[in-house]
RNA sequence: GCAAACAAAAUAUGGUGCCUUCAUAUAGUUCCGGGAAUAGGGCUCGGGAGUAUCUACCAGAUGGCCGCAAACCAUCUGACUAUGGGGGAAAGUGUACCUAGG
Numbered sequence: 001g002c003a004a005a006c007a008a009a010a011u012a013u014g015g016u017g018c019c020u021u022c023a024u025a026u027a028g029u030u031c032c033g034g035g036a037a038u039a040g041g042g043c044u045c046g047g048g049a050g051u052a053u054c055u056a057c058c059a060g061a062u063g064g065c066c067g068c069a070a071a072c073c074a075u076c077u078g079a080c081u082a083u084g085g086g087g088g089a090a091a092g093u094g095u096a097c098c099u100a101g102g
Base pairs, nucleotide, nucleotide: 018088019087020086021085022084023083024082025081026056029049030048031047032046033045034044035043041066042065050057058078059077060076061075062074063073064072097102098101
C1' cells in the first nucleotide's frame, strides 16, 4: 500500500432466538518435542497435521502389555462446535366453538 475480516453509526432489504432429530465435517484421530509416574503406575505441558470448516481433539469402563525400564496398546460407551435439512414448543394474528375464560 492492497484485500479480507471485525467494530461503530445511518438507511433499505432479508433472516432470526429456544427444544429436538437427521445429514455433512472428524476418525473426539494422528505426528513431534519437554517434563512426570512405574504393576495400587501408565500422566502432564507445548507445537503441528487432519475438515471446501470456526471450535474441539477429552472422560470413563473393560481387557492387554511392560518384571521396574521407557514406552504404551486394543475394544466399548459418552460430547462440543460449524454448516444445511426435518419436526416441535413458545409467542403473535385471524377464524370457529364452548363460553367470558378456555
This is a predicted structure of a 102-nucleotide RNA (Purine riboswitch aptamer) from a Bacillota bacterium. The coordinates come from a structure-prediction model, not an experiment, and the mean pLDDT is 78. Its Rfam family is "Purine riboswitch aptamer". The family has 133 seed sequences and 4,097 matches in Rfam 15.1. It was read from a public genome assembly, where an Rfam model found it.